[in-house]
RNA sequence: AGUGGUCACGGUCACUAUAAAAAGGACUUUAAGCUGUGAGCGUUUCCAUCCUGCAUAUUUUACAGGAUGGGAGGUAGCC
Numbered sequence: 001a002g003u004g005g006u007c008a009c010g011g012u013c014a015c016u017a018u019a020a021a022a023a024g025g026a027c028u029u030u031a032a033g034c035u036g037u038g039a040g041c042g043u044u045u046c047c048a049u050c051c052u053g054c055a056u057a058u059u060u061u062a063c064a065g066g067a068u069g070g071g072a073g074g075u076a077g078c079c
Stems, first nucleotide, its partner, number of pairs: 001016005006039006025079001027077002033041001044072010055061001
């Protein structure tokens, strides 16, 4: 100097062409990602539409999983 721990600006740590991590003060906790502020990417939940699976004689419906959109909410305690 660059890259990385979701994004911006800081903190903090790591690595050197790679993008991970056992590092990021300790312990525990949370689905919640190292951290402050803001965000709301991911994660959680509700609703709608669609697809798949299972049950069913058919249709339909319930349940489970996935995709898209909208709303809500945004790990926590202590040293």